Notes:
A computed fold for a 99-nucleotide RNA from Paracoccus liaowanqingii, annotated as TPP riboswitch aptamer (THI element).
RNA sequence: AAGGGCACCUCGGGGCGCCCAUCAGGGCUGAGACGCGACAGCGGACCCGUUGAACCUGAUCCGGCUAGGCCCGGCGGAGGGAAGGUGCGGCAUGUCCCU
Numbered sequence: 001a002a003g004g005g006c007a008c009c010u011c012g013g014g015g016c017g018c019c020c021a022u023c024a025g026g027g028c029u030g031a032g033a034c035g036c037g038a039c040a041g042c043g044g045a046c047c048c049g050u051u052g053a054a055c056c057u058g059a060u061c062c063g064g065c066u067a068g069g070c071c072c073g074g075c076g077g078a079g080g081g082a083a084g085g086u087g088c089g090g091c092a093u094g095u096c097c098c099u
Stems, first nucleotide, its partner, number of pairs: 005088006011049004016044001017028004034043003055080003061074004
């Protein structure tokens, strides 16, 4: 000094579920589970961007709980998965150079 950390800017990735109800609506977990659209999709807030569990595959999976549901856990030291810049701080009572 760089990387790692934090913040900001730009760019990008991602999911938006479950149940009750005649309607309206209400409930559960969570960062989020919203609006429009016949559909594809568009926008949105939220989360995440390689030291990557945001998210996807496995999965119409397995065990537990529940009104139900990745709701909890296994799977998972499995596989995939989207970055650049600036600033601050700091590794440093260190290391290097000169006298």

Model confidence (mean pLDDT): 78 of 100. The sequence is in RNAcentral, with records from Rfam. The organism belongs to Paracoccus, within Bacteria.